A computed fold for a 74-nucleotide RNA from an Oscillospiraceae bacterium, annotated as transfer RNA. Its mean pLDDT, the model's own confidence on a scale to 100, is 80. Its Rfam family is "tRNA". The family's RNA type in Rfam is transfer RNA.
Order: sequence, then structure tokens, then C1' cells
RNA sequence: GGAAGAUUAGCUCAGUUGGUCAGAGCGCCUGCUUCACACGCAGGAGGUCGCCGGUUCGAGCCCGGCAUCGUCCA
Repeated sequence: GGAAGAUUAGCUCAGUUGGUCAGAGCGCCUGCUUCACACGCAGGAGGUCGCCGGUUCGAGCCCGGCAUCGUCCA
């Protein structure tokens, strides 16, 4: 330099033909349980969906650019 990928909660990830889709597991907090802890049960908090634009009545989802990460080729 080129190719093809990934980027969504603290972590690992799902999200389908654009509409009531902001989700799961783990983790965290509170309560119950226990002498206490763990396990278990119930409830809860936490997100500008990497950034900037565009298309659209409407974008996590489509298009362009940029950034970051790892892979392959040279």
C1' cells in the first nucleotide's frame, strides 16, 4: 500500500427484509434466605447502538467518509 471483517450495557455477544426493538448471559446494587458467606429467589440501576454526514415520514439496521481493533496479501 491492497483485500475482507469487527465496533450495541462494566465484560462476552444477539438483534432478521427500516416501524411497539434497546436485548440476553455474566457482573453490579437492594431485599429475602443464613449465625455469617456462598448458592438460590425477587426486584432494580446501567446505552447519545464508535464519530460525522446522507437517504427516508421513520435508521442499531440502507449509503458515503473518518477513527480504532484484529486477520490475510504484498